Small-subunit ribosomal RNA, central domain from a metagenome, 353 nucleotides, folded computationally.
[in-house]
Context: one part of a larger RNA
């Protein structure tokens, strides 16, 4: 360049927002760049190919055609595809009225518990284990009562429920704030889909600065197992865990499944709207039904190497973007950017198999 893929074999970017590009609705008119067709010019010669001649054939050497799929000029045609005008409303979007919800951020606040402190009762043990020992206690433990500090999580509710892109997200109030779906109109009218680079946002741990420390608990001591225990188990305990702000940029960041759309049997739940019906204890509340949205499960065509997916695709098609091409060396050496630093991102070869 071409060809096959990419849940689970090697392969989807951690995830948004978006700039070049790439690709885009309906319809009318113009244009004639892309298409397509004539026509004239050039596409030197020998080669290769067709039809003759010449050496006794043949290689071989001539004669003509043919091809030379391509250029450039011009003359058409206008279905597509582009450009340029006009109109459109099925795409996307705004307005107006609902709505559920752990979406985010700030402040406030509440009760369990756990640890520590101070009284009170009270007396020999607690603790802990598979057994036990470090450990705690007659300087009164531990159990109970009553009172206080401090912190950090938020039992039940709680649910293959819910929100969010995606990391996530849970007591309870208030402010501020983002998106989602519904239901009818009205409006703008293609504004739209992806998105290289490029900004953001990104659990845990981890680093700077400062503050906090209740609890758990890398290190670390110590007890114990054992041959031996730098472990598993016990008693203890620094960092850390919590908060500011500021870096780090990585996870099996998994639904291992990139984003959008369009078609393709069904059944059962489930969660939020709205529409009809029934009915009732009528601000409403229950059923049943349809229609939309999201979530779970079985399944039919089909698809798969199977497992299995199966209208939430991994069925059948479009567009656009990341990514794979044996196993090892290796996500390493090297360089280059970024990081304070741990590192991170880009990423090889030798040689082996």
């Nucleotide at each position: 360049c071409u060809g096959g893929g990419c849940a689970u074999a090697a392969a989807g970017g951690g995830c948004g927002c978006g700039u070049a590009g790439g690709c885009g609705g309906a319809u009318a008119u113009u244009u004639a760049a892309g298409u397509c067709g004539g026509a004239u010019g050039u596409g030197a010669a020998a080669u290769c190919c067709c039809c003759g001649g010449g050496c006794u054939u043949a290689a071989c050497c001539u004669g003509g055609g043919a091809a030379u799929u391509g250029c450039a000029u011009u003359c058409g045609a206008u279905a597509c595809u582009g450009g340029a005008u006009g109109u459109c409303u099925a795409g996307a979007g705004u307005a107006u009225g609902g709505u559920a919800g752990a979406g985010g951020a700030a402040a406030g606040u509440g009760g369990a518990a756990u640890u520590c402190c101070c009284g009170g009762u009270g007396u020999a043990g607690u603790g802990g284990u598979a057994a036990a020992a470090u450990a705690c206690g007659u300087a009164g433990a531990u159990a109970u009562c009553g009172g206080g500090a401090g912190g950090a999580a938020c039992a039940c509710c709680a649910g293959u429920g819910g929100c969010g892109a995606a990391g996530g997200c849970g007591g309870c109030u208030u402010u501020c704030u983002g998106g989602u779906c519904c239901a009818a109109u009205a409006c703008u009218g293609a504004c739209g889909c992806u998105g290289a680079g490029g900004c953001g946002c990104g659990a845990a741990a981890g680093c700077g600065u400062g503050g906090g420390g209740a609890u758990c608990a890398a290190a670390c001591a110590g007890g114990a197992u054992u041959a031996g225990a730098u472990a598993c188990c016990c008693u203890g305990g620094u960092a850390g865990u919590c908060c500011a702000c500021g870096c780090u940029g990585u996870a099996a960041a998994c639904g291992a499944u990139g984003a959008g759309a369009a078609c393709u049997a069904g059944g059962u739940g489930u969660u939020c709207a709205g529409g009809c019906u029934a009915c009732c204890u009528u601000u409403g509340g229950u059923a049943g039904u349809c229609c939309g949205a999201g979530u779970a499960c079985c399944g039919u065509a089909g698809c798969u190497a199977a497992u299995g997916c199966g209208u939430u695709a991994a069925g059948u098609u479009c567009u656009c973007c990341g990514c794979c091409u044996g196993g090892g060396g290796a996500g390493u050496a090297c360089g280059a950017c970024c990081g304070c630093a741990a590192g991170g991102u880009u990423g090889a070869a030798a040689c082996u198999u």